[in-house]
C1' cells in the first nucleotide's frame, strides 16, 4: 500500500490472577481465565490441484469465547429528543 475481518476450529499438562489492543460498556475467570508447552483442529492470505465451481492441509504465516464482543473523535443519509444505517479512522492478520 492492497485485501479481509457476521463463517470455521479444543484437549492435556504447567503456572496462578487477572484477561478480552486503548477508553467506556459488557463479558470471561480459582469449576483456574490470560500466558507457556505438547497434541489436535480450522482454512483467511501465500503455496499446491483444478478451465471454473471447488478441493487439499504437505509447506510459510495466521487463527481455534462472544460480529474486530459492542460503541468511540470525524463525515454522510434518515430521524430531527433518543436513536438507526452507511463510510472513514483505529485495531488485527495476510500478501
Nucleotide at each position: 500500500u492492497u485485501a479481509u475481518a457476521a463463517a470455521g476450529a479444543a484437549g492435556u499438562g504447567g503456572u496462578g490472577a487477572g484477561a478480552g489492543a486503548c477508553a467506556g460498556g459488557c463479558u470471561c475467570u480459582a469449576u483456574g481465565a490470560c500466558c507457556c508447552a505438547c497434541u489436535g483442529g480450522c482454512a483467511a492470505c501465500c503455496c499446491c490441484c483444478g478451465g471454473a465451481a471447488g478441493g487439499a492441509a504437505a509447506g510459510g504465516u495466521g487463527c481455534c469465547a462472544a460480529u474486530u464482543c459492542c460503541u468511540g473523535c470525524c463525515c454522510c443519509g434518515c430521524a430531527a429528543c433518543a436513536g438507526c444505517g452507511g463510510g472513514a479512522a483505529c485495531u488485527a492478520u495476510a500478501a